[in-house]
RNA sequence: UAACCAUCCCGAGCGGCCGAGAGAUCUGGCUCUGUGACGCCGCAGCAACCAUGACAGGAGAAAUCCUGCUCAGGGUGCUACUGCCAGGACCGAUGGAGA
Numbered sequence: 001u002a003a004c005c006a007u008c009c010c011g012a013g014c015g016g017c018c019g020a021g022a023g024a025u026c027u028g029g030c031u032c033u034g035u036g037a038c039g040c041c042g043c044a045g046c047a048a049c050c051a052u053g054a055c056a057g058g059a060g061a062a063a064u065c066c067u068g069c070u071c072a073g074g075g076u077g078c079u080a081c082u083g084c085c086a087g088g089a090c091c092g093a094u095g096g097a098g099a
Base pairs, nucleotide, nucleotide: 001099004096005095006094007093008092013043014042015041016040017039021032022031023030026087027086028085029084044079045078046077048076049075050074052072053071054070055068056067057066058065059064083091
């Protein structure tokens, strides 16, 4: 970078810095925002996917394999509003396994 698979219901905040827009893009709305939003950093939290280890159960001669509404730390991710709503689109985001 392009494609594939799955999800987009629910869940989760404080402090410091910055200083005007932000909610992906376009249009029409609607919200948030100098009582400092958005963004960055620190800590904390949430729990979507994945790997590992332990534990429990099952299969097997064994190596090992499978399952778990069990636990642990980990790899990413996320922490206003149904991806804020609607329309359009080879739409967007996140995870996984590859190229």
Molecule: SAM riboswitch aptamer (S box leader)
Organism: uncultured Arthrobacter sp.